Transfer RNA from a Bacteroidota bacterium, 73 nucleotides, folded computationally. The RNAcentral record of the sequence draws on ENA. Its Rfam family is "tRNA". About the family: Transfer RNA (tRNA) molecules are approximately 80 nucleotides in length. Lineage of the source: Bacteria > Pseudomonadati > Bacteroidota.

RNA sequence: GGGUCUUUAGCUCAGUCGGUAGAGCAACUGGCUUUUAACCAGUUGGUCGCGGGUUCGAGUCCCGCAGGACCCA
Numbered sequence: 001g002g003g004u005c006u007u008u009a010g011c012u013c014a015g016u017c018g019g020u021a022g023a024g025c026a027a028c029u030g031g032c033u034u035u036u037a038a039c040c041a042g043u044u045g046g047u048c049g050c051g052g053g054u055u056c057g058a059g060u061c062c063c064g065c066a067g068g069a070c071c072c073a
Stems, first nucleotide, its partner, number of pairs: 001072007010025004019056001027043005049065005
């Protein structure tokens, strides 16, 4: 230098054919318990890496840039 994949909640990851962003864990509140843990119920938490484009509408499609992994040179 070229190519492929990847970037979504604090962490690990889903998200179908473009139509109001989700799960588990963690955190917080309450219950239970002598207390902690465990268990049960609930709650909070997102500019979907950044910037553009297409579209009535983009996490999803297109372009550029950046970070990460791998392959070729």